[in-house]
RNA sequence: AGAGUUUGAUCCUGGCUCAGGAUGAACGCUAGCGACAGGCUUAACACAUGCAAGUCGAGGGGCAGCGAGGGAGUGCUUGCACUUUUGUCGGCGACCGGCGCACGGGUGAGUAACACGUAUGCAACCUGCCCGUUGCAGGGGGAUAAGCGGAAGAAAUUCCGUCUAAUACCGCGUAAUAUGGUGAAAAGGCAUCUUUUCAUCAUUAAAGAUUUAUCGGCAACGGAUGGGCAUGCGGUGCAUUAGCUAGUUGGCGGGGUAACGGCCCACCAAGGCGAUGACGGGUAGCCGGUCUGAGAGGAUGUCCGGCCACACUGGAACUGAGACACGGUCCAGACACCUACGGGUGGCAGCAGUCGAGAAUCAUUCACAAUGGGCGAAAGCCUGAUGGUGCGACGCCGCGUGGGGGAGGAAGGUCUUCGGAUUGUAAACCCCUGUCAUGUGGGAGCAAGACUUCGGUUUGAUAGUACCACAAGAGGAAGAGACGGCAAACUCUGUGCCAGCAGCCGCGGUAAUACAGAGGUCUCAAGCGUUGUUCGGAAUCACUGGGCGUAAAGGGUACGUAGGCGGCAUCAUAAGUCGUGCGUGAAAGGCAGGGGCUCAACCUCUGGAGUGCGCGUGAUACUGUGAUGCUGGAGUAAUGGAGGGGGAACCGGAAUUCUUGGUGUAGCAGUGAAAUGCGUAGAUAUCAAGAAGAAGACUCGUGGCGAAGGCGGGUUCCUGGACAUUUACUGACGCUGAGGUACGAAGGCCAGGGUAGCGAAAGGGAUUAGAUACCCCUGUAGUCCUGGCAGUAAACGGUGCACGUUUGGUGUGCGGAGAUUCGACCCUCUGCGUGCCGGAGUUAACACGUUAAACGUGCCGCCUGGGGAGUACGGUCGCAAGAUUAAAACUCAAAGAAAUUGACGGGGACCCGCACAAGCGGUGGAGUAUGUGGCUUAAUUCGAUGCAACGCGAAGAACCUUACCAAGGCUUGACAUCCCGUGACCGUCUGUGAAAGCAGAUUUUCUAUUCGUAGACACGGAGACAGGUGCUGCAUGGCCGUCGUCAGCUCGUGUCGUGAGAUGUUUGGUUAAGUCCAGCAACGAGCGCAACCCCUGCUGCCAGUUACCAUCAUUAAGUUGGGGACUCUGGCGGGACUGCCCAGAUCAACUGGGAGGAAGGUGGGGACGACGUCAGGUCAGUAUGGCCCUUAUGCCUUGGGCUGCACACGUACUACAAUGCCCAGUACAGAGGGAAGCCAACCCGCGAGGGUGAGCGGAUCCCGAAAAGUGGGCCCAGUUCGGAUUGGAGGCUGCAACUCGCCUCCAUGAAGCCGGAAUCGCUAGUAAUGGCGCAUCAGCUACGGCGCCGUGAAUACGUUCCCGGGUCUUGUACACACCGCCCGUCACAUCAUGGAAGCCGGUCGCACCCGAAGUAUCAGGAGCCAACCGUAAGGAGGCAUGGUUCUAAGGUGAGACUGGUAACUGGGAUGAAGUCGUAACAAGGUAGCCGUAGGGGAACCUGCGGCUG
Repeated sequence: AGAGUUUGAUCCUGGCUCAGGAUGAACGCUAGCGACAGGCUUAACACAUGCAAGUCGAGGGGCAGCGAGGGAGUGCUUGCACUUUUGUCGGCGACCGGCGCACGGGUGAGUAACACGUAUGCAACCUGCCCGUUGCAGGGGGAUAAGCGGAAGAAAUUCCGUCUAAUACCGCGUAAUAUGGUGAAAAGGCAUCUUUUCAUCAUUAAAGAUUUAUCGGCAACGGAUGGGCAUGCGGUGCAUUAGCUAGUUGGCGGGGUAACGGCCCACCAAGGCGAUGACGGGUAGCCGGUCUGAGAGGAUGUCCGGCCACACUGGAACUGAGACACGGUCCAGACACCUACGGGUGGCAGCAGUCGAGAAUCAUUCACAAUGGGCGAAAGCCUGAUGGUGCGACGCCGCGUGGGGGAGGAAGGUCUUCGGAUUGUAAACCCCUGUCAUGUGGGAGCAAGACUUCGGUUUGAUAGUACCACAAGAGGAAGAGACGGCAAACUCUGUGCCAGCAGCCGCGGUAAUACAGAGGUCUCAAGCGUUGUUCGGAAUCACUGGGCGUAAAGGGUACGUAGGCGGCAUCAUAAGUCGUGCGUGAAAGGCAGGGGCUCAACCUCUGGAGUGCGCGUGAUACUGUGAUGCUGGAGUAAUGGAGGGGGAACCGGAAUUCUUGGUGUAGCAGUGAAAUGCGUAGAUAUCAAGAAGAAGACUCGUGGCGAAGGCGGGUUCCUGGACAUUUACUGACGCUGAGGUACGAAGGCCAGGGUAGCGAAAGGGAUUAGAUACCCCUGUAGUCCUGGCAGUAAACGGUGCACGUUUGGUGUGCGGAGAUUCGACCCUCUGCGUGCCGGAGUUAACACGUUAAACGUGCCGCCUGGGGAGUACGGUCGCAAGAUUAAAACUCAAAGAAAUUGACGGGGACCCGCACAAGCGGUGGAGUAUGUGGCUUAAUUCGAUGCAACGCGAAGAACCUUACCAAGGCUUGACAUCCCGUGACCGUCUGUGAAAGCAGAUUUUCUAUUCGUAGACACGGAGACAGGUGCUGCAUGGCCGUCGUCAGCUCGUGUCGUGAGAUGUUUGGUUAAGUCCAGCAACGAGCGCAACCCCUGCUGCCAGUUACCAUCAUUAAGUUGGGGACUCUGGCGGGACUGCCCAGAUCAACUGGGAGGAAGGUGGGGACGACGUCAGGUCAGUAUGGCCCUUAUGCCUUGGGCUGCACACGUACUACAAUGCCCAGUACAGAGGGAAGCCAACCCGCGAGGGUGAGCGGAUCCCGAAAAGUGGGCCCAGUUCGGAUUGGAGGCUGCAACUCGCCUCCAUGAAGCCGGAAUCGCUAGUAAUGGCGCAUCAGCUACGGCGCCGUGAAUACGUUCCCGGGUCUUGUACACACCGCCCGUCACAUCAUGGAAGCCGGUCGCACCCGAAGUAUCAGGAGCCAACCGUAAGGAGGCAUGGUUCUAAGGUGAGACUGGUAACUGGGAUGAAGUCGUAACAAGGUAGCCGUAGGGGAACCUGCGGCUG
């Protein structure tokens, strides 16, 4: 510090996710030791048991218990025991009294508050114990508990009588620097006032104990400590909480308190708080700090420390210095326990512990030795505070599980290309060490005090622990997670979209580095992972530090309130601001530097820091405030012209429709084409007259005006604003603007008018699979006017308003000036508006660019992933429609912007192709052949399936082939290699059998040799292995098809762009061509094109047999001699290059025409197939990975099948006839083949063929033309066409023609008379047509395939259309790329949520009723009473009791808010293969979208207005 994830790729926006740290944690696996910390986050749920607050005898009466002593008695062992008595002593239960119990300890329920933090104030306060100072303590009195006696009760407890003490209680005396009053003076302050001094009056006190050292008591002042009260500032979220408030706000007077105060009361006034968020409701103890972060911040408040609150729930007071009191009291309530049923008792949020809840949190431990606290004079006692130990890896820190050497790189494991590699110096083995743990022995410190007769005595829970010494032995001590990317680390096996994984992206459908196991590796390590939470990364709420044209985001527009911000100058002030000083900012923590535990964690000391708050003082630039000025901002006046700016009234013409009349006749209207409709009752057309309403042609212009919406005939009246020019005036009067107010297209609503045209709805006609649409005919609301409502639009420049600054060019509207002119125009300058193009700059890009989206300032509005949703609920507004404000659950990992390359378009432009057109001939109809599908079958083996499968693999299935089926057999095998044994092999025969095979018989005795044996062959045997046309062409190689012989596909360098990419390759010409030329930020190059290669067309030279024959000779015959001229054959050359001429074009490429030439513009044909596409085809041609079979999925044999037939399709052949058929006679090829072959000639047969047989391994011999041409017949018919089918008779091949061959002859003589929709081929030696040959092959289904030659046409105007292709451009929501994407209803499943008759809660306030305990107050005059007065009666005073006010709990009623649940219901989301359509994306086939209204199964359609996205 970043990374992954949207795309084919890119850049941006934007969310999601990860890597880091932390934790009072939990869970999984694992676990040796120690130090230090921390340990119920949930039920402030309920609690058994024990303990957590007592102490003082030096306050007191006393003596229950213990010890001692004394007295008495008894027993005897005569100094012991027992009994009894005695407060005498030590002491002491209970009791009176004092102090403490308000500390310490726990918890965080409540609390949004002066509760907390910080800083101040109290002139408005208190303070036990403690410290200091001053003074005092005289003299009396009456009770009471305990005790004793009695009573009630189960108990708790209570009552009566009687005795008694005090440092308990009560008077009296004394007393002021106390308290209160009066008077006087002085000083000070902060309003009331405060302080000091003096005088005077009144009131108020005490307690003793004792060991004689001391400890206490009272009053007053001061201090310290602790508390109380008040105030400024600070800190949670909701406005879908906007108004709240009657003790409320203030005053006067009182009460109350330690003290101020509506704290309380009576009266008076009507205030107080609030958008700077009152009130209400949600949540929450606050802080020092802690975690994180670079910081600013964010989150948090466990442990430790400070404060607060609470103590079963609610209320209340008492005592006291202090409480409204955790282990006190009273009352009410809930709960639990005891009970004799009458009544009582209790409060672990103290320490342990229990139940329960929960993912989850410990011992019913030791000690007061230390620290601290209470009491005491002290010893001491008490102390679950505290100090320790225990439990649990919960955390942090430390240590160990050994160290060195050791390669036959052991064995084993794993992988393997079988060679090896790796585990791995790892182990074994050798040499060492001894930490920890274990055993034995020793053994602490934290201890100072305290007491004291001054000699001395004495204290350790932890703990026999830490630590030390010795002993023994490598002996007892390693796991967890991960290994596709992020992110360090890879292989094998299993599995086969299953099982499973997963933080995100995503893995798994037979070769998974992603699942599971294993080996190996990586990272941490007594831990490792997972889960939760939190900060970070996230600049993803942006103060530091973001945005709003198109990504989310500018309010529809203006005016204006609060608020925010504000020109120039001077003076004053010093609030903000800055400097400096002081106080505070507790300790702990953190930081820096030291120190102590062996180190560290941990502990400790010192320092600084603590960005804050307060006070003092200084500065005055800026901001604020006050004052005085200024004119530049703003405004006013004057002059002037421009304008569809607004409102009202009036007027006019064109057009449309209607009415009336005339003329006139058969149509009109409408559409892609029609129909509905109108018209012979006279339409349309045309003329005239009249009526009505609405709208304003041309002018009209990126022209004008207005804030926006918007505004267009003319005239008049009323009226707003802007602009220009010039002077004069005011003197900051300004900008923005939350709320608020006004305006606000179309549509819509209410009421009243109006209604020509248009026209939602509705009706009808078409179209269509349907057509609730598009098209057509009608047509109602509405559109228009008046008055109201509504308040929304793609209300858009998708761009808030205002001001300033920053290069330019060119239009246009309205002004002004200059120059010039007679006047003007043109021209120059200038102001305001409105456009285009562009510089810098900006921007993700597109683009913007003085009219900013540049650079700055001020203010407002708005945004924070997509969907859910601008929806629900609530509120406000509205007559309604609806508008406005505006969530959540749930769900996804994207949604999106711009640009790029492709692909696509029922987008555009250009071009090409037998693509269409123009022609010729076919297919589709018939019969047959052949292939395929389907059906059938034991099997009909397998593959090929749009073009690009279907006369294809197959250049030839009777057996074989053959892979299929049935049956019979074999098992190291039909075939290869290795080993052992035997034997030559071969051959012949027998039985059985369909054969294969099985079982036998017989004959023979290989080669080499170093004589050991080796080799070949055959048989037998064992195992390694063979074998497989079994699967996967989606694991592959190779080969092939196809787009397509289409003209394309790329690269290097440079340049442009953030980038994907672009440029080059585009553009203008031209070409068959990315062929060439010109131009150009490109310059070059490669693979393709072309050419080079082959055949063919002309020709030269060389050669001349088997070919040829002009001349010479010869023959029946180029037969022979001969010739090398010709033809031909073979080889080597030439020739054609737009080279020449004319024209066009740009100097061009090139094109058109011409000459010459055998051939002319690639002469014709072939071979040759760029980058790539189709997971195209082939595992069955071969090769090959993996998987599968192994007495079978291998091998052999016989027979069958591949030929099966209702049917469908493809490809062919033969035809339907006269351009024909038949007969007769008669010409002319090329290219091939031939030895188990081709076969001449001759003979036989009607023929297929048979016989015999010459020649030929071939320019020599053989196989061999037909159509055409000549002559004759047929005469338009199912024929002298056509030949299927069938019967018979034959031939050939072959082991064998039944299934299942071909051919011949005789006979038979089917369909068919030119073929529907549709569709194929071909542009010249081509189509068409005629025959010939070859491969395969015993034969053949060949009518197929591959070649050859003969005869030999027609047509192309042209590129509108169909198909395919190329280039450029445009749109795109496509990229698996239009066979794409995608919308809505319906149906099913699941999930969350809204509404809902109701039902059940919770909280809160209001009204009323009742009203405990208790304070206060009143009564207490009738009950009761010791202290004082009084001789007494009685009084003073007190108590009981009663009333009143207040009030907890409770009750009743009507509500508000908030939950749960619910028949039914609404939409939403999600879900590999459901239904209906096709709305959107291309002109998406009716451009789309926005608002509104109506309609419709649904997407949607239509009307009106608007926008261009």
Predicted 3D model of a 1509-nucleotide RNA (small-subunit ribosomal RNA) from a Muribaculaceae bacterium. Lineage of the source: Bacteria > Pseudomonadati > Bacteroidia > Bacteroidales > Muribaculaceae. Model confidence (mean pLDDT): 85 of 100. The sequence is in RNAcentral, with records from SILVA. Its Rfam family is "Bacterial small subunit ribosomal RNA".